[in-house]
Context: one part of a larger RNA
RNA sequence: UUGGGAGUAAAGAGCUCGUAGGCGGCUUGUCGCGUCGACCGUGAAAACUUGGGGCUCAACCCCAAGCCUGCGGUCGAUACGGGCAGGCUAGAGUUCGCUAGGGGAGACUGGAAUUCCUGGUGUAACGGAGAAAUGCGCAAAUAUCAGGAAGUAAACCGGUGGCGAAGGCGGGUCUCUGGACCUAUACUGACACUGAGGACGAAAGGCGUGGUUAGCGAAGAGGAUUAGAUACCCUGGUAGUCCACGCUGUAAACGUUAGGCGGUAGAUGUGGGGGGCCUCUCUUGUUCCUUGUGAUGCAACUAACGCAUUAAGCGCCUCGCCUGGGGAGUACGGCUGCAAUGCUAAAACUC
Numbered sequence: 001u002u003g004g005g006a007g008u009a010a011a012g013a014g015c016u017c018g019u020a021g022g023c024g025g026c027u028u029g030u031c032g033c034g035u036c037g038a039c040c041g042u043g044a045a046a047a048c049u050u051g052g053g054g055c056u057c058a059a060c061c062c063c064a065a066g067c068c069u070g071c072g073g074u075c076g077a078u079a080c081g082g083g084c085a086g087g088c089u090a091g092a093g094u095u096c097g098c099u100a101g102g103g104g105a106g107a108c109u110g111g112a113a114u115u116c117c118u119g120g121u122g123u124a125a126c127g128g129a130g131a132a133a134u135g136c137g138c139a140a141a142u143a144u145c146a147g148g149a150a151g152u153a154a155a156c157c158g159g160u161g162g163c164g165a166a167g168g169c170g171g172g173u174c175u176c177u178g179g180a181c182c183u184a185u186a187c188u189g190a191c192a193c194u195g196a197g198g199a200c201g202a203a204a205g206g207c208g209u210g211g212u213u214a215g216c217g218a219a220g221a222g223g224a225u226u227a228g229a230u231a232c233c234c235u236g237g238u239a240g241u242c243c244a245c246g247c248u249g250u251a252a253a254c255g256u257u258a259g260g261c262g263g264u265a266g267a268u269g270u271g272g273g274g275g276g277c278c279u280c281u282c283u284u285g286u287u288c289c290u291u292g293u294g295a296u297g298c299a300a301c302u303a304a305c306g307c308a309u310u311a312a313g314c315g316c317c318u319c320g321c322c323u324g325g326g327g328a329g330u331a332c333g334g335c336u337g338c339a340a341u342g343c344u345a346a347a348a349c350u351c
Stems, first nucleotide, its partner, number of pairs: 003323003007305002012319001016199002021194002025088007033081002035077008048066007091191001092188003095184001097182001099180001103177007114150008126135001162169002203250001205248007215241002221235003258318005266296001268294010301306001324351003333344003
């Protein structure tokens, strides 16, 4: 490479927008590029295959034919793919109307708890643990009441509930703003799908500058434990955690399951929307459609576990990825970054 694969054995990029490229709905006409047929030319020799011949045979040699699957030309076919021209509405998008939502950004703001400060009551302990000690306390602590300050996080509601492309998103109000479902079917008329490179968003932790700092808490300190204890436990505690603006660009970034489209038994819970019937006014009364999200379960698939209309089943399109273990996600080189690192990515050797 071919092939075979990727939930768990190696393997789906963290995710999205999107360029080139690849691929692409129904229908009419036309061209005849791909495609198909016939014929002509060419396709060196040798080799090879078949037939025949020559060395006494064979190897070897000679002759003829085939082969050389190709290329060029001429004529023809037009189903399929393609080009051009036209039409359509089932894909896709727009519009009207409605609905639900912790989707995003900014501003303002209420309460609980914690710590600190001030004052009152009150007196000898408190705290901590397996047991203790360090620590705190007669300069009045702990406890309790009142008042004040600060920063952080959002109890109950809260739910295999909702929203978002993913990361993620939860006190309340306001402003700005993205997306989705449903109903109507008015408009455009294939505008679609995927997507190398590239661009965008992005958790924890870390970095830069400035701010903030209640609680928690790497480092560092002390007390214990222990043979030792650079730990686990305890006391206090700096960065950090929080905010603003930048950088870093990685996770068990997981559904360990890429995206899109179309088919393929059911029964059941729940979120959003709509229709019918019963009621007539509503309703979780009942039933149907649709769109999410769960738990189950046939066929099929699977090494098994399991999956099963939210597929790991049946098919098509596109991208990224895998190819024995270790060496190694390392070295070297390149790119990126303030740095730490990150991305790309081997070989010797060894089993």
Predicted 3D model of a 351-nucleotide part of an RNA (small-subunit ribosomal RNA, central domain) from Micromonospora sp. NS094. Its mean pLDDT, the model's own confidence on a scale to 100, is 81. NCBI's taxonomy places the organism under Bacteria, Actinomycetota, Actinomycetes, Micromonosporales, Micromonospora. It matches the Rfam family "Bacterial small subunit ribosomal RNA".